Predicted 3D model of an 89-nucleotide RNA (Glycine riboswitch aptamer) from uncultured Polaromonas sp.
RNA sequence: CUACUGGAGAGAGGCUAUUUUCAAUAGUGGCCCACCGAAGGAGCAAGCCUGCAUCGCCAGGUGAAUCUCUCAGGUAAAGUGGACAGCAG
Numbered sequence: 001c002u003a004c005u006g007g008a009g010a011g012a013g014g015c016u017a018u019u020u021u022c023a024a025u026a027g028u029g030g031c032c033c034a035c036c037g038a039a040g041g042a043g044c045a046a047g048c049c050u051g052c053a054u055c056g057c058c059a060g061g062u063g064a065a066u067c068u069c070u071c072a073g074g075u076a077a078a079g080u081g082g083a084c085a086g087c088a089g
Stems, first nucleotide, its partner, number of pairs: 001089002004086003011033001013032007034075003040071001041069003047062005052056001
């Protein structure tokens, strides 16, 4: 990397436009409020590197995650997606 298997959380929220319809409690979009973290993205600890009239509990850089943030994404079931794990090549 590829195939297969498992795979969580949180609103059937409000307003509005539009489509189908005899009729929206249906589909799609916009705005607002609330919420979730496991696509992606962002943040940092030790350590390491560099700097100095000052050698420090110093400054700068680098620096992981399932932690933190919530920009993006998501929030009935089903489906899709899904970090990560298992297995085979």
The source organism's lineage runs through Bacteria, Pseudomonadati, Betaproteobacteria, Burkholderiales and Polaromonas. Its Rfam family is "Glycine riboswitch aptamer". Gene Ontology term of the family: glycine biosynthetic process. Clan: Glycine riboswitch clan. The model forms 89% of the base pairs in the Rfam consensus. The coordinates come from a structure-prediction model, not an experiment, and the mean pLDDT is 82.